[in-house]
Molecule: Lysine riboswitch aptamer
Organism: Staphylococcus sp.
RNA sequence: AAAGUUAAUAGAGGUAGCGGUGCAGAAGAGUAACCAUUCGAGCAGGCAUGCAAGGAAGAUGGCCAAAGGCAAUCACCGCCGAACGUUUAAUUUAGGCAUAAAUUAUUCGUGGGGUUAUAGGAAAAACUUAUAACACUCCUACAUUUAGUAGAGGCGCUAAUUGAUUU
Numbered sequence: 001a002a003a004g005u006u007a008a009u010a011g012a013g014g015u016a017g018c019g020g021u022g023c024a025g026a027a028g029a030g031u032a033a034c035c036a037u038u039c040g041a042g043c044a045g046g047c048a049u050g051c052a053a054g055g056a057a058g059a060u061g062g063c064c065a066a067a068g069g070c071a072a073u074c075a076c077c078g079c080c081g082a083a084c085g086u087u088u089a090a091u092u093u094a095g096g097c098a099u100a101a102a103u104u105a106u107u108c109g110u111g112g113g114g115u116u117a118u119a120g121g122a123a124a125a126a127c128u129u130a131u132a133a134c135a136c137u138c139c140u141a142c143a144u145u146u147a148g149u150a151g152a153g154g155c156g157c158u159a160a161u162u163g164a165u166u167u
Base pairs, nucleotide, nucleotide: 001167002166003165005163007161009159010158011157014080017079018078019077020076021075022074025070034062035061036060037059038058042051043050044049046097047096083110084109085108088105089104090103091102092101093100094099111137112136114134115133116132117131118130119129120128121127138153139151140150141149142148
């Protein structure tokens, strides 16, 4: 001096990147519940069980919510495995159990957003999750003035620095 590798540091993909908080608002819904009339024995639930002739379900009329979820490409905050899903375990909450949700750790997967289709969640044609296809886009490798191929892709890539090691 070079190579390649370890460690930490700083950055890039798009403002239509990821997540969180708040809010106008839409929807939930003219639904549930409640009241009156009619009718007259079932109704709810996964099970247990609960309600019901002091009137179930249904019908008509009156009156009429709320929660969870979404949320302007609005504002603010934290960021670039940002984050999401999945396996297992523990803890907490709700519940009679089943079960569901949240948090932490853990196994595996996903570069990113979009469109379409299928399935799940949800009241829902909103939104979201998973899979697949289609192009677009970022990175890397090969190839090359024609603009292509591949995914080897986030524990990645780029930059400079640094320790062991080799020449």